[in-house]
This is a predicted structure of a 478-nucleotide part of an RNA (small-subunit ribosomal RNA, 3' major domain) from an uncultured bacterium. The full RNA is in RNAcentral, with records from ENA, Greengenes and SILVA.

Context: one part of a larger RNA
RNA sequence: UGACGGGGGCCCGCACAAGCAGUGGAGCAUGUGGUUCAAUUCGAUGCAACGCGAAGAACCUUACCUGGGUUUGAAAGGCAAGAGACAGGCGAUGAAAGUCGCCCUCGUAGCAAUACGUUCUUGUACAGGUGCUGCAUGGCUGUCGUCAGCUCGUGUCGUGAGAUGUUAGGUUAAGUCCUGCAACGAGCGCAACCCCUACGCUUAGUUGCCAACAGGUAAUGCUGGGCACUCUAAGCGGACUGCCUACGCAAGUAGAGAGGAAGGUGGGGAUGACGUCAAGUCCUCAUGGCCCUUACACCCAGGGCCACACACGUGCUACAAUGGCCGCUACAGAGGGUAGCCAAGGCGCAAGCCGGAGCCAAUCCCUUAAAAGCGGUCUCAGUUCGGAUUGGGGUCUGCAACUCGACCCCAUGAAGCUGGAAUUGCUAGUAAUCGCGGAUCAGCACGCCGCGGUGAAUACGUUCCCGGGCCUUGUACA
Numbered sequence: 001u002g003a004c005g006g007g008g009g010c011c012c013g014c015a016c017a018a019g020c021a022g023u024g025g026a027g028c029a030u031g032u033g034g035u036u037c038a039a040u041u042c043g044a045u046g047c048a049a050c051g052c053g054a055a056g057a058a059c060c061u062u063a064c065c066u067g068g069g070u071u072u073g074a075a076a077g078g079c080a081a082g083a084g085a086c087a088g089g090c091g092a093u094g095a096a097a098g099u100c101g102c103c104c105u106c107g108u109a110g111c112a113a114u115a116c117g118u119u120c121u122u123g124u125a126c127a128g129g130u131g132c133u134g135c136a137u138g139g140c141u142g143u144c145g146u147c148a149g150c151u152c153g154u155g156u157c158g159u160g161a162g163a164u165g166u167u168a169g170g171u172u173a174a175g176u177c178c179u180g181c182a183a184c185g186a187g188c189g190c191a192a193c194c195c196c197u198a199c200g201c202u203u204a205g206u207u208g209c210c211a212a213c214a215g216g217u218a219a220u221g222c223u224g225g226g227c228a229c230u231c232u233a234a235g236c237g238g239a240c241u242g243c244c245u246a247c248g249c250a251a252g253u254a255g256a257g258a259g260g261a262a263g264g265u266g267g268g269g270a271u272g273a274c275g276u277c278a279a280g281u282c283c284u285c286a287u288g289g290c291c292c293u294u295a296c297a298c299c300c301a302g303g304g305c306c307a308c309a310c311a312c313g314u315g316c317u318a319c320a321a322u323g324g325c326c327g328c329u330a331c332a333g334a335g336g337g338u339a340g341c342c343a344a345g346g347c348g349c350a351a352g353c354c355g356g357a358g359c360c361a362a363u364c365c366c367u368u369a370a371a372a373g374c375g376g377u378c379u380c381a382g383u384u385c386g387g388a389u390u391g392g393g394g395u396c397u398g399c400a401a402c403u404c405g406a407c408c409c410c411a412u413g414a415a416g417c418u419g420g421a422a423u424u425g426c427u428a429g430u431a432a433u434c435g436c437g438g439a440u441c442a443g444c445a446c447g448c449c450g451c452g453g454u455g456a457a458u459a460c461g462u463u464c465c466c467g468g469g470c471c472u473u474g475u476a477c478a
Stems, first nucleotide, its partner, number of pairs: 001478002003475003007472007015462002019426005026317008034308002042053002064303007073126001078124006088103006107116003128292002131290003137286002139281003142277001144275001149188006155164003168179003194269004199237007208227002213224003240263001243257001244255004319419001323378006335366003340359002345354003385416001390411007432454007
């Protein structure tokens, strides 16, 4: 100087407390451990691995296993020699890959030798490796932590390591600011500048509007017409403790104060200092070293990654009456669409099929949002709760759904009556609850990333648990 303390002081954070909903019990989905297996490819392992890499494992993917094959190789580029255009077509064998055979075919310049281009064969250097080492590395990432810290120049003090500044008194979300001070300044962080959202104005109208006029319909901006409103998207304004009162030297704090759409960082996002964990990744990529080279490379078929006595994590669906079922009837936002989205109409109980209009999309389509509301029924029951499991029949995608897809219909109806010890999230348009969209994608979503609808309870407080910041103290630790 740090680190540590079941030392002290001060202060934060859904850290506790106060609340609400969960997990831990059940069934299923998914990941992991373990076990099994010819193989169940590999990595990730306290927080910070475990719906993680994987934003799509039937083949492919695929890295694993079994079997069949290739050896200058699937792709690249170099040299030497030789041959032939390349392409294309046919046959045999085979699961395919491959192997064997047949047919056809010589480009440009030049008289030619030859040169160039291109393909093949042979040889040669070489290719290739998701093989090892993340403890040789780059790059990228997680974490402490969006915590308020981490440093430097000059000066001063100290023999020196170093200190001072950065401590102190206040204040703040903040090393934020004020005052003081052997310090005076500065840098990386904080804040602001950026984006979305909340209000208004301007500009602009093939979305919106009977707002005003006209036409028309069973009805509808449907049509003429118009940019007023809504909206869209570009610019601007607006909030700064600016004003008032109280306290204070100041910084600032308090106020159901005024005004305002909005207050005291308005709400959300992006943004992650010096560093820590030899943290993670050699399987994104790049790369040193080591290793394989008729194989640890490459091609193909089939299988496996989907196994199942168990154990754990993350989720979904429930155990019902604030509910289940049936009928009627409203109201979104944000996205996506040409190898695509697919309307009307028709068929089917349905999945879906037929059909073909429109749309490269504020124009057409996905697209009926659902919960909610209104009416009816069920009456506390393992039930009209719950839907696992299994049998049968189908639909769709795809070369192909046996291992191993999703969905529909009929039948079957399991466990489950609120879950031990323990444990998680959340402070407001949040939790809870309800549906919708997108990426990936032929098909496949209870996951992920977004979107809106309905919409709470509680916070006395900081003694305690966890994590963190500053000062100080002890130390046989570095």

Its mean pLDDT, the model's own confidence on a scale to 100, is 84. It matches the Rfam family "Bacterial small subunit ribosomal RNA".